Description
Two RNAs folded together computationally: RNase P RNA and transfer RNA, 468 nucleotides in total. Rfam match: Bacterial RNase P class A. The family's RNA type in Rfam is ribozyme.
[in-house]
RNA sequence: UGAGUUGCGAAGGCGAUCGCCGGUUUCCGCUGGAAACGGGAGGAAAGUCCGGGCUCCACAGAACAGAAUGGUCGAUAACGUCGACCGGCCGUGAGGCCAGGGAAAGUGCCACAGAAAACAGACCGCCCGGUGGACCCCGGUCCAUCGAGCAAGGGUGAAAAGGUGGGGUAAGAGCCCACCAGCAGCCAGGGUGACCUGGUUGGCUAGGUAAACCCCAUUCGGAGCAAGGCCAAAUAAGAGGGAAACCGGAGCUGUUCGUGCCGUUUGACCCUCGGGUAGGCUGCUUGAGCGGACAAGCAAUUGUUCGCCUGGAUAAAUGAUCGUCCGAUCGGUUACGGCGGCAGAAUCCCUGCGGCCAACCGACCGACAGAACCCGGCUUAUUUGUGACUCAAGGU
RNA sequence: GGCGCCGUAGCCAAGUGGCUAAGGCAGCGGAUUGCAAAUCCGCCAUCGUCGGUUCGAAUCCGACCGGCGCCU
Numbered sequence: 001u002g003a004g005u006u007g008c009g010a011a012g013g014c015g016a017u018c019g020c021c022g023g024u025u026u027c028c029g030c031u032g033g034a035a036a037c038g039g040g041a042g043g044a045a046a047g048u049c050c051g052g053g054c055u056c057c058a059c060a061g062a063a064c065a066g067a068a069u070g071g072u073c074g075a076u077a078a079c080g081u082c083g084a085c086c087g088g089c090c091g092u093g094a095g096g097c098c099a100g101g102g103a104a105a106g107u108g109c110c111a112c113a114g115a116a117a118a119c120a121g122a123c124c125g126c127c128c129g130g131u132g133g134a135c136c137c138c139g140g141u142c143c144a145u146c147g148a149g150c151a152a153g154g155g156u157g158a159a160a161a162g163g164u165g166g167g168g169u170a171a172g173a174g175c176c177c178a179c180c181a182g183c184a185g186c187c188a189g190g191g192u193g194a195c196c197u198g199g200u201u202g203g204c205u206a207g208g209u210a211a212a213c214c215c216c217a218u219u220c221g222g223a224g225c226a227a228g229g230c231c232a233a234a235u236a237a238g239a240g241g242g243a244a245a246c247c248g249g250a251g252c253u254g255u256u257c258g259u260g261c262c263g264u265u266u267g268a269c270c271c272u273c274g275g276g277u278a279g280g281c282u283g284c285u286u287g288a289g290c291g292g293a294c295a296a297g298c299a300a301u302u303g304u305u306c307g308c309c310u311g312g313a314u315a316a317a318u319g320a321u322c323g324u325c326c327g328a329u330c331g332g333u334u335a336c337g338g339c340g341g342c343a344g345a346a347u348c349c350c351u352g353c354g355g356c357c358a359a360c361c362g363a364c365c366g367a368c369a370g371a372a373c374c375c376g377g378c379u380u381a382u383u384u385g386u387g388a389c390u391c392a393a394g395g396u
Numbered sequence: 397g398g399c400g401c402c403g404u405a406g407c408c409a410a411g412u413g414g415c416u417a418a419g420g421c422a423g424c425g426g427a428u429u430g431c432a433a434a435u436c437c438g439c440c441a442u443c444g445u446c447g448g449u450u451c452g453a454a455u456c457c458g459a460c461c462g463g464c465g466c467c468u
Stems, first nucleotide, its partner, number of pairs: 001392010012325007020040002023037006042368001046379002049377005054224004061257004066220005071085005086100001087098004101215002106213002108209003123154002125150002128147009162180006181205001183202008228282004238273005245264001247263003252258001289308008326366002329363006337357003341353004397467007406421003414451001423439005444460005
């Protein structure tokens, strides 16, 4: 200098004017109004993908079904999140990725091609024998056909049933042996553990797929602030339908059990349809909160202590304009400027090409995006600064 | 704000791991006809987008994009 990896941070500043929404205090002629003071979006407020708080349904029951998750240890209110570690894969590397349990429980699937795709198989090929034919050196070679054996070689495929070497055989083959790879069991050592290291025994070898069914382990009741509570307003005893006590209904939001509740004839219950009212208060923001210090821990995180109060709107506030400063880009001036690089026979001068630099002036731009009950995550969108590290080339 | 469902050609749609993504309407080209209609033949697909699983994805999984419906 170029190319990359990864962590942390900021989210334009200040002033003036005009507005918007809450809060506190004071005042007034008090269904309200005015003044003063102080406050007013985010890192993602987004997607609503996970988890929790909170509220109601019975404080949350049982079985089956269903769903989700899936290395180990930890963190946490909880998680599909996070941290550290283990294993596998990718990368020269810094590093990154992994739905990372089970395929020697069972079932299914593996198109096309290929002889054969999972109880392996035989197209070419290799070998042996029979029959027929040809040739000759007369027991051999070649051709055709039939039968039997083999799986070493060729070829197909994403995938072909361990690899190399030797023995063995008619030809061959874990058929036998040595080494190697891999698997299972046992033992020893290390580690909390996933797992790692070493030894020994065994059969000679086990295909892939579980984001296919399934098995194992763990977790999960449902609905959501339009939850829920209160007040006001409106209203109909509206129309149709529903079963009869060993019953019916809705709820426990899949089914069954179970359980409490409601219903007794003029139904006040349930379902469907139609109609009416659609305003206010509450829930509502002090919270697994924020900042500092110290301590524990590799870390995620936790504890102690001190300080702080920091949106609550409801068609929805948190803004607009101007000035100035900051930053980015472009153009111009200082400029026939300064400083490197390359080429010209080229060290300097010189010529040409191409680049960088500061100040000033002007123009334009300052991303993604807007809380709607609240938190912890993930994912996606997006401007910019900076630290550490890696690789390559060059210089000292 | 919350919850649920869907996306295959201009339109309607089948296909739920495997051969070139079935079919109908419309459109375009050709044949037929004196010219047309009808008929016949042919053509027309980033399966919403991007990743992952798999030998292989419209199909299975995830994240985004777009559309529709419901609530008191």